[in-house]
């Protein structure tokens, strides 16, 4: 100085005018006036996961369904996180993994090719045994039948372990080294896994984000969820099932409760208050642990609307662009634009996760080039 990776932050501030809205205090002619203090996000977006809270069941089990899949941990809980293992890409820092199980079955994998999983002969090799034919005195050559081979060639993403040798007629683990496989044994690890000799010629590949097997976990339904108060009207009318739980009761079967339920037509309220913001919260510091995270003591409260408030304007700073000059090459002045110039806006909360971002700031690692 340039690539690159991997973390963490900002993503406007200040002051005045004028509006708006939640709460608290005080005054009111109950219209409202004043003070004071607060008023979108890092994703609020997706609605993808987990759960708190809230209602029905259950209070115990099973079935159907569904998630998740190396291993230890963290956490109220996950499919999140954080350590490690193994596979892959990457020089490297590192960054992905839908990561159990193929000798329980069953599907699948165009087309080519002989054959695609206890397969198979298209070009081919052999002709050791038997056999026919020709050329031969014979020896022994050449064709063919029976027959043996899959080691070379081809076809395909993919051919029934890989190289090399021995061996044979001519080839094959058919024998041998060595590499891959397999269990078991042995040290290391909590484990997932490495490692290491020694044995076995060694199972009929691949595919499970196919079905399926296994091992864990899972009741619905969801703030438009409950709750309470006011107010109306028609406690209508029809049909169907029900008292032996067969009908209802938030999948289903039992249990267990209930006596009414269901469906069609018709008719009254579509106000109010309430859930509703003190939280599995936030910041600091100790200290435990590689960490995620946990304890302890201290700080500090930072929306609560209900068709939907948090916003307009001007002036500084700050910043971004774009000229122009100067420069010790770090950057300094001036002038001109912008200005909520990025992605975007709470609706019960919280904990992830996946998207999406103009500019800008800090750091930790790795590579390569130059210079001392």
């Nucleotide at each position: 100085g340039a690539a690159g990776u991997c973390g963490g932050c900002c993503g406007g501030a200040c002051a005045g005018c004028c509006g708006c809205u939640g709460c608290u205090c005080g005054c009111u002619u109950u219209g409202g006036c004043g003070a004071g203090g607060g008023g979108a996000g890092g994703a609020a977006a997706g609605u993808c996961c987990g759960g708190g809270c809230u209602c029905c069941g259950c209070a115990g089990g099973g079935c159907a369904g569904g998630a998740u899949g190396c291993c230890g941990g963290c956490u109220a809980a996950c499919g999140g996180c954080c350590g490690g293992g193994c596979g892959c890409c990457g020089c490297a820092a590192g960054g992905c993994g839908a990561c159990g199980g193929a000798a329980a079955g069953u599907g699948c994998a165009a087309c080519a090719g002989a054959g695609a999983g206890c397969a198979g002969a298209c070009c081919g090799c052999c002709g050791a045994a038997c056999u026919c034919c020709g050329c031969a005195c014979a020896a022994g050559c050449g064709g063919g039948g029976u027959g043996g081979c899959a080691a070379g060639g081809g076809u395909g993403a993919a051919a029934c372990g890989g190289u090399g040798g021995g061996g044979u007629a001519a080839g094959a683990g058919c024998c041998c080294a060595c590499c891959g496989c397999g269990g078991a044994c042995g040290u290391g690890g909590u484990a997932a896994c490495a490692c290491g000799g020694a044995c076995g010629g060694c199972a009929c590949g691949g595919u499970a984000a196919a079905c399926c097997c296994c091992a864990u976990c899972c009741g619905g339904a969801g703030c438009a969820a409950g709750a309470c108060c006011a107010a109306a009207u028609a406690g209508g009318c029809a049909g169907a099932c029900g008292a032996u739980g067969a009908c209802g009761g938030g999948g289903c079967c039992c249990c267990c409760c209930g006596a009414g339920u269901c469906u069609g037509c018709g008719g009254g309220u579509u106000g109010g208050u309430u859930g509703c913001u003190u939280g599995a919260g936030a910041g600091g510091u100790a200290c435990g642990g590689c960490a995620a995270c946990g304890u302890a003591c201290u700080u500090c409260c930072u929306a609560g609307a209900g068709g939907a408030a948090u916003g307009g304007c001007u002036g500084u700073c700050g910043g971004c662009g774009g000229c122009g000059a100067c420069u010790c090459c770090g950057g300094u002045c001036g002038c001109c634009g912008c200005g909520c110039c990025a992605c975007a806006g709470a609706a019960c909360c919280c904990g992830g996760c996946u998207u999406a971002c103009a500019g800008g700031c800090c750091g930790g690692c790795u590579u390569c080039g130059c210079c001392a």
Molecule: Bacterial RNase P class A
Organism: Chitinimonas lacunae